[in-house]
This is a predicted structure of an 81-nucleotide RNA (Glycine riboswitch aptamer) from a marine eukaryotic metagenome. RNAcentral holds the sequence, with entries from MGnify. Rfam family: Glycine riboswitch aptamer. About the family: This family represents the bacterial glycine riboswitch. Of the family's consensus pairs, 84% are formed in the model.
RNA sequence: CAUGCAGGAGAGAUCGAUUUUCACCAAAAUCGGCGCCGAAGGAGCAACUUCCCGGAAACUCUCAGGCAAACGGACUGUUUG
Repeated sequence: CAUGCAGGAGAGAUCGAUUUUCACCAAAAUCGGCGCCGAAGGAGCAACUUCCCGGAAACUCUCAGGCAAACGGACUGUUUG
């Protein structure tokens, strides 16, 4: 670094429009609006570090991503290479 397993938070199951499925209710997708989250990624600063070039967080930003469940998920333990 990769890999299998386990654990793994936060925030609207928000509003409107269109399309599809459906007898209707309703569901899903897309677009737009407002409100939010930080623990994929990304960016910025900093203790610290440095060969003084730079490197550097779980801090900060929220571009991306996310806001029922599912998926994802930094990180932790462990298996194997």